Large-subunit ribosomal RNA, domain IV from a metagenome, 354 nucleotides, folded computationally. It matches the Rfam family "Bacterial large subunit ribosomal RNA". The coordinates come from a structure-prediction model, not an experiment, and the mean pLDDT is 87.

Context: one part of a larger RNA
RNA sequence: CCCGGGUGAAGGAACUAGGCAAAAUUGUACCGUAACUUCGGGAGAAGGUACGCUGAAGUGAGUGUAAAGAUUUACUCUUGAAGCUUACUUCAGCCGCAGAUAAAUGGCGGCUGGGACUGUUUAACAAAAACACAGCACUCUGCUAACCUGAAAGGGGAUGUAUAGGGUGUGACACCUGCCCGGUGCCGGAAGGUUAAAUGAUGAGGUGAGUUUUUUUACGAAGCCUCUGAGUGAAGCCCCGGUAAACGGCGGCCGUAACAAUAACGGUCCUAAGGUAGCGAAAUUCCUUGUCGGGCAAGUUCCGACCUGCACGAAUGGUGUAACCAUGGCCGCGCUGUCUCCACCCGGGACCCA
Numbered sequence: 001c002c003c004g005g006g007u008g009a010a011g012g013a014a015c016u017a018g019g020c021a022a023a024a025u026u027g028u029a030c031c032g033u034a035a036c037u038u039c040g041g042g043a044g045a046a047g048g049u050a051c052g053c054u055g056a057a058g059u060g061a062g063u064g065u066a067a068a069g070a071u072u073u074a075c076u077c078u079u080g081a082a083g084c085u086u087a088c089u090u091c092a093g094c095c096g097c098a099g100a101u102a103a104a105u106g107g108c109g110g111c112u113g114g115g116a117c118u119g120u121u122u123a124a125c126a127a128a129a130a131c132a133c134a135g136c137a138c139u140c141u142g143c144u145a146a147c148c149u150g151a152a153a154g155g156g157g158a159u160g161u162a163u164a165g166g167g168u169g170u171g172a173c174a175c176c177u178g179c180c181c182g183g184u185g186c187c188g189g190a191a192g193g194u195u196a197a198a199u200g201a202u203g204a205g206g207u208g209a210g211u212u213u214u215u216u217u218a219c220g221a222a223g224c225c226u227c228u229g230a231g232u233g234a235a236g237c238c239c240c241g242g243u244a245a246a247c248g249g250c251g252g253c254c255g256u257a258a259c260a261a262u263a264a265c266g267g268u269c270c271u272a273a274g275g276u277a278g279c280g281a282a283a284u285u286c287c288u289u290g291u292c293g294g295g296c297a298a299g300u301u302c303c304g305a306c307c308u309g310c311a312c313g314a315a316u317g318g319u320g321u322a323a324c325c326a327u328g329g330c331c332g333c334g335c336u337g338u339c340u341c342c343a344c345c346c347g348g349g350a351c352c353c354a
Base pairs, nucleotide, nucleotide: 001349002348003347004346005345006344007343008342010340011339014338019335027051028050029049030048031047036041038172052094053093054092055091056090057089058088059087060086061085062084063083067079068078069077070076071074095099107333108332109331110330111329112328113327114325115324119131120130135170136169137168138167139166140165141164147156148155149154173320174319175318176317178250179249180248183247184246185243186242187241188240189239192238193237194236198232199231203227204226205225206224207223210219211218251269252268253267254266255265278312279309290306291305292304293303294302
């Protein structure tokens, strides 16, 4: 020096990112117990008192002998001294520094964020505010269901049947959940436009019996071949509606009140519509350690407000909320070697010598 442990004057978190670690609390009985609350809780809230051993007296309970009583005369029932067991009360005394004497055995309180809760998770750096959850909502599915799996048969769904099953979002509960359907998606519609395969109207060319003529030219029916592609032609798309707990979105400029400031009010431009309730420097606030108040002698954190929301906002849910949490932040009481500031002791290593 390392590991494990013990004790410590005075102080008591001054340590530190942070009370990390340690200390402290701890049992049983009784007394007593706040805000808040979903009336269950909170709560072991908090905070107190008692506790050993010896003897005596007493009370209750259990068992139950003697005895007494009863009758249905029984290995009966009822009452029940004694004895034994057990719980408790009171009084007197005894010892120690200390009586829940060891071991084992909650520290407590206040404010606040997040998630309702019990649960789940990164086997071996993350246990959480992440996942799940009951509840809520939308949507699909009429049964050979939808959906999933499988070239298929088949299987799951389900030996179920819309109070069922699948998918998606939200996430107890309370109060609520505003406006926009222009875009994208989905659903519905079918008049018109567009349109594939298919069909093949028309036209053009090639070949060609044959005709013609200065016997090598020109013309050329049918058929066949090549090309052309009129018209007909579904869904889809265009089109017409609906739909936001579908994906999503939810403005700007200028002026105005008898101090000033501000703007209930007015004007104007744009939009599909211009953010409602509630909340707000927030797990969201850049400027920012915003400003004010509280707490401290002193507070970039914390709590309460304000609103100038860079860039909250309503099931990508909004705001609250008792209970709960190996959850985040802040404060206090108790307690301590965390520290001022270190010291000594015990055990085991390392190390040195043999």